[in-house]
Context: one part of a larger RNA
RNA sequence: GAUUGAACGUUGGCGGCACGCCUAAUACAUGCAAGUCGAACGAGAAAGCACCUUCGGGUGUGAGUACAGUGGCGGACGGGUGAGUAACGCGUAGGAAUAUGCCCGGUAGUGGGGGACAACUCGGGGAAACUCGAGCUAAUACCGCAUACGCUCGCUAAGCAAUUAGCGAGGAAAGUGGGGGAUCUUCGGACCUCACGCUAUCGGAGUAGCCUGCGUUGGAUUAGCUAGUUGGUGAGGUAAAGGCUCACCAAGGCAACGAUCCAUAGCUGGUCUGAGAGGACGAUCAGCCACACUGGAACUGAGACACGGUCCAGACUCCUACGGGAGGCAGCAGUAGGGAAUCUUGGGCAAUGGGCGAAAGCCUGACCCAGCGAUGCCGCGUGUGUGAAGAAGGCCUUAGGGUUGUAAAGCACUUUCAGCAGCGAAGAAAGGCCGGGAGCAAAUACCUCCUCGGUUUUGACGUUAACUGCAGAAGAAGCACCGGCUAACUCCGUGCCAGCAGCCGCGGUAAUACGGAGGGUGCGAACGUUAAUC
Numbered sequence: 001g002a003u004u005g006a007a008c009g010u011u012g013g014c015g016g017c018a019c020g021c022c023u024a025a026u027a028c029a030u031g032c033a034a035g036u037c038g039a040a041c042g043a044g045a046a047a048g049c050a051c052c053u054u055c056g057g058g059u060g061u062g063a064g065u066a067c068a069g070u071g072g073c074g075g076a077c078g079g080g081u082g083a084g085u086a087a088c089g090c091g092u093a094g095g096a097a098u099a100u101g102c103c104c105g106g107u108a109g110u111g112g113g114g115g116a117c118a119a120c121u122c123g124g125g126g127a128a129a130c131u132c133g134a135g136c137u138a139a140u141a142c143c144g145c146a147u148a149c150g151c152u153c154g155c156u157a158a159g160c161a162a163u164u165a166g167c168g169a170g171g172a173a174a175g176u177g178g179g180g181g182a183u184c185u186u187c188g189g190a191c192c193u194c195a196c197g198c199u200a201u202c203g204g205a206g207u208a209g210c211c212u213g214c215g216u217u218g219g220a221u222u223a224g225c226u227a228g229u230u231g232g233u234g235a236g237g238u239a240a241a242g243g244c245u246c247a248c249c250a251a252g253g254c255a256a257c258g259a260u261c262c263a264u265a266g267c268u269g270g271u272c273u274g275a276g277a278g279g280a281c282g283a284u285c286a287g288c289c290a291c292a293c294u295g296g297a298a299c300u301g302a303g304a305c306a307c308g309g310u311c312c313a314g315a316c317u318c319c320u321a322c323g324g325g326a327g328g329c330a331g332c333a334g335u336a337g338g339g340a341a342u343c344u345u346g347g348g349c350a351a352u353g354g355g356c357g358a359a360a361g362c363c364u365g366a367c368c369c370a371g372c373g374a375u376g377c378c379g380c381g382u383g384u385g386u387g388a389a390g391a392a393g394g395c396c397u398u399a400g401g402g403u404u405g406u407a408a409a410g411c412a413c414u415u416u417c418a419g420c421a422g423c424g425a426a427g428a429a430a431g432g433c434c435g436g437g438a439g440c441a442a443a444u445a446c447c448u449c450c451u452c453g454g455u456u457u458u459g460a461c462g463u464u465a466a467c468u469g470c471a472g473a474a475g476a477a478g479c480a481c482c483g484g485c486u487a488a489c490u491c492c493g494u495g496c497c498a499g500c501a502g503c504c505g506c507g508g509u510a511a512u513a514c515g516g517a518g519g520g521u522g523c524g525a526a527c528g529u530u531a532a533u534c
Stems, first nucleotide, its partner, number of pairs: 001534004006530005013380006019373002021338001026336003030333003035073003040070002048061005080291003089216007098208003103204008111145001113143002120135006151170008175196006183190002217263003224254003229251008266288004270281004293314005316327004344370001346369003352366001353364004383413004393404004417475001419470004427461001431456005436450004478523005483504003489518005499506002
C1' cells in the first nucleotide's frame, strides 16, 4: 500500500447492488418448511337453508362435499451444516465387470379366473399413546391359469473367440376416462374409436455404483507396521470386478522415495495479495463428499441403510392415573446460552423451478420480494453566483497590525435528493372461452397439434421505477492528525507530575511531541483504532 463474512470508538442525509453466528455439530418454547391424485377403489357426514309435520321427526339441498381409509406417485429432490474424514474423500486423466423410476425412439402384447384385508359395524382393554377379537366389502391392492416376438436357463451345431442358428424348459399384464353410427343387450353395457395407463423386451439420454495412474498439511523428540494380513484354488454374496465373506493351501504385503503412529483439516472451481514466481485463505455463488441428539441396524423402494421414516441401546427434556408413553431446528423465522460480534416469530406463490394431477388446480420458509444492520462496494446531496466597511467576535501581536476571510451578513439565483400531490411502465409467458386449419377415425363426436385469429383473466413487491407539478436554502458534516519518518505551528496550562508513544523518543518552568484553544493538513458519510493476510 492492498484486502476482510470483521469488531470497537466518535459521527451519520439519500439511493442501488451485494453480504450478515467465523464462537457452543450447545439446548430449544411456538408457528410454518411435503404433499398430491375422485380420470385407480369402496364408503360417506354435519352445520346452515327450504318444505312437510302426528312436534317424535321426515324430505330436498348442502354433497357424492368435508374428515378419514385402501391404492399410486413423490417424501433419496429441493433446503441446512462442516462434526468426522489425510481418504480413490476431492481434483485431473483413464478403465470395465454394472444398475437405472420418470423421459425419448422401436418391437410384441394387454385373454380368462380366484381368495382376502382396511375403511365400516359390533364387542373388549388402556389415563393416554394406542391396541385386540368377530363380521361385511371394492380396486390399477394381492394370487394362480393361458399365451411368449423378444427375454432367462440348459443342450446341440458352427466358430480361436465374440457370437450366430436350432431344440427343450421357465416366466407377464390392469384398467380408467371422453365420444359414438350400425348390431346385440339383463338397459348396466358389450362393440368401435381416441387419450392416459399396464406387461415383456431392444436401444437412447441423463443419473448412479465400482476400479486405476498422478496430485493433495505438519511432526522422525513417531521406525518398524500387518493375521483376512498378501496371494492362490473353490464356494457364497452383490446390480457389478474384488478377501467383499467363508473353507483349504502358500508366506507373504507395506516401509527412509517416510510405512505405522500423533496432530491439524471437508476437497475443488476459486478469493486476497504480488510485476511475476510465489504466499495466505476456501464466507457468499457453483461442483463433489460427509453428517442429521450419540452409537448401531436393517425394512421399503428404481434409488436410502433415509434431516422433518422404522427398530434397538444411551444421554437429555416433557406427559402420566406410576402400569406406561412422547420428542429431536446442522430447514425458515424465533428463544436461552456462549461471544468482541452477525437480522424479521414479515408478504406472496405474480415470476423461475420442483412434487402430484388428463387438466383446472393444490402444495412449496426452494424461490421471488419486503424489513433490520454504513458490514462492504458504487453513485448523489448537504447549495450556486456575487459580495471589502477586509464588519463583529475569536486567536496572535513587536500594540502599528496580522489571521480566521469572500468566509459571514447582504443581494441575485437554482431545487438534485428528502417531503407533499398527481400520473404511471416493465417484470405476463401461459391458462380459460369462441372460431379456423391439420391429424386420428366409420364419424360433420371426442381427442391431439398449431409461425393461425378473436376475446377474457392472473402482480407479493407496490404509496414500484420513470415522469410531471408544489413550496422553500429550506431537512442533511464529521473524523483523525500537525517533533522526524509524514502533508500540516503558535499561545496558554502542566512541570520526569499528569500524560503521549508504530519506531526513534517527548515531559525535571519558556514543551511545534502531554492537556486546552486559535490556526492548519488529510480523508469525507465517513474517519480512526484493533485483529488478520499478502
The part of an RNA shown here (small-subunit ribosomal RNA, 5' domain) has 534 nucleotides and comes from a Gammaproteobacteria bacterium. The full RNA is in RNAcentral, with records from SILVA. The coordinates come from a structure-prediction model, not an experiment, and the mean pLDDT is 86.